[in-house]
RNA sequence: UGGGUCAACUAGACGGUCGCGGCAUUGCCGAGGAACGUCCGGGCUCCAAAGAGCGCAGUGGUGGGUAACACCCACCCGGGGUAACUCGAGAGAUAGUGCAACAGAAAGUAAACCGCCCGCAAGGGUAAGGGUGAAACGGUGGUGUAAGAGACCACCAGCGGUUUGGGUGACCAUUCCGGCUAGGUAAACCUCUCUGGGAGCAAGACCAAGCAGAAGCCGCCAAGGGCUGCUCGUCCAUGGCUUCGGGUAGGUUGCUAGAGCCUGUGAGUAAUUGCAGGCCGAGAUAGAUGACCGUCAACGCGAAAGCGUUACAGAACCCGGCGUAUCGGUUGGCCCAUCUC
Repeated sequence: UGGGUCAACUAGACGGUCGCGGCAUUGCCGAGGAACGUCCGGGCUCCAAAGAGCGCAGUGGUGGGUAACACCCACCCGGGGUAACUCGAGAGAUAGUGCAACAGAAAGUAAACCGCCCGCAAGGGUAAGGGUGAAACGGUGGUGUAAGAGACCACCAGCGGUUUGGGUGACCAUUCCGGCUAGGUAAACCUCUCUGGGAGCAAGACCAAGCAGAAGCCGCCAAGGGCUGCUCGUCCAUGGCUUCGGGUAGGUUGCUAGAGCCUGUGAGUAAUUGCAGGCCGAGAUAGAUGACCGUCAACGCGAAAGCGUUACAGAACCCGGCGUAUCGGUUGGCCCAUCUC
């Protein structure tokens, strides 16, 4: 200098004129890094209390963080990459069921097409060589054989056990034994592990106003109803269920001081967390946070004058994540290549 990879910050600024919302009293404040998606987890509220089993749904290497999580951090194993780094729906195929077209002799209680050997032939032996296929009873070399074959042997790979060491652990390295040698697929059904009551701010609480109840059925010896899939259990207890009909939809609250933010410092590889100090950043409800003008900033074009562009988008109870969209600008770490000193 170029390329790559990982991470962080920012998301136009100022002034004037006019127009809004909140608090207040002459002042202050007023859309985000994703507010979007509604994919997860919660806080909070109600179901009087909220137990167990099944079902259903989700998680899936180990350890840590967190209020919690399917999130984050670190490590292990496997795939990709020269590397930095990145991806993984990462438990089980000897519990069972299923799937793998075509080709091929045969795709599992597998198999013998060509070939090789024996035989006059019929036939028998064989799975080393060839062929088909994504995949064909482990590989190389030898012994042996009629010809072959883990039939046997040496080395290796896998699998099953085992010794020693390291590590919290997943696991890593290593010693010895065994001839045990069809695998794939569970992001197929399934088995195992761990987790999970339900509904949701249109939840709920309060105030004001207004109306009109009627009929039928079940039942008071526990029927019925609640616990929002079912069963048990438990609670309520004169009430429940169905049909027809009337009134209300107004106001206040929930509603923003928080698992909050900033600075310093300590612990930790990190995620995160302890301590000290400081700050108070919209709370709307037919729903505000805007429009115009001027100057500047950034980027692009141009020799210059100058011209053009400035994204994605938009609070509605709140918070922690993930996913997606995005015009630009700034900064840093690491890896690779080349050059110079």

This is a predicted structure of a 341-nucleotide RNA (Bacterial RNase P class A) from Aquiluna sp. It matches the Rfam family "Bacterial RNase P class A". It is annotated as a ribozyme. The coordinates come from a structure-prediction model, not an experiment, and the mean pLDDT is 79. The model forms 98% of the base pairs in the Rfam consensus.